A computed fold for a 99-nucleotide RNA from Desulfovibrio sp., annotated as c-di-GMP-I riboswitch aptamer. The coordinates come from a structure-prediction model, not an experiment, and the mean pLDDT is 77. It matches the Rfam family "c-di-GMP-I riboswitch aptamer". Rfam describes the family as follows. GEMM was predicted in a large-scale screen for bacterial structured RNA regulatory elements. Of the family's consensus pairs, 95% are formed in the model.
Parts: sequence; C1' cells; structure tokens
RNA sequence: GAAUUGAAAAGCCAAACCUGUCGUGAGGCAGGGACGGAAAGCCACGGGCCUCCAGUGCGUACGUGUUGUACCGCGCAAGGAGGCAGCCGGGUUGCCGAA
Repeated sequence: GAAUUGAAAAGCCAAACCUGUCGUGAGGCAGGGACGGAAAGCCACGGGCCUCCAGUGCGUACGUGUUGUACCGCGCAAGGAGGCAGCCGGGUUGCCGAA
C1' cells in the first nucleotide's frame, strides 16, 4: 500500500412521534427527537410498494331512468403523471482502521 474484515476511537446520518411549511395526494423541506445505520452519501436504471388521474376496458351492491341496458357509485386492469434511495438489486463517489 492492497484485499478481507468491522474491533477501538474521533466524527457523521437520523426511523417512529411532535411542531412549522409546501403539495390534491403518496410525500418533500426546516426544527425538535433517536429506532437504527459502514455508505441510512448521491442517481428512479431493473423489480417492488405507495399516490393522483379526464377518459378506456372488465366486474358489480343500492338507487334512478327504464325493459334495455344506460347513468351514478365502488372495485380491478391497462395506460398516463408522480413519490419512496431507511424495500431489494444495479450504477457512482467516499471517512477511520485493530487483528
């Protein structure tokens, strides 16, 4: 010096929750606060989860109109627009350092 590794010390980040603020929302930001974290730094590229959506397709309770399946409502799917990097991969940068 490198790899593996995560002992020690110094420092770093900050879940839930609370307050303020922005957003229709998922959530973001700031302050408080610590469950945790060795990339819990950064990037939505793959999967996943979540939110919103005029219209479309399918299913469907009550009701309305009506005897023909329509309207309204709800659910699901595709599609569109977003969110989550502390869900898992991937990319990229990087602190300390025993044995």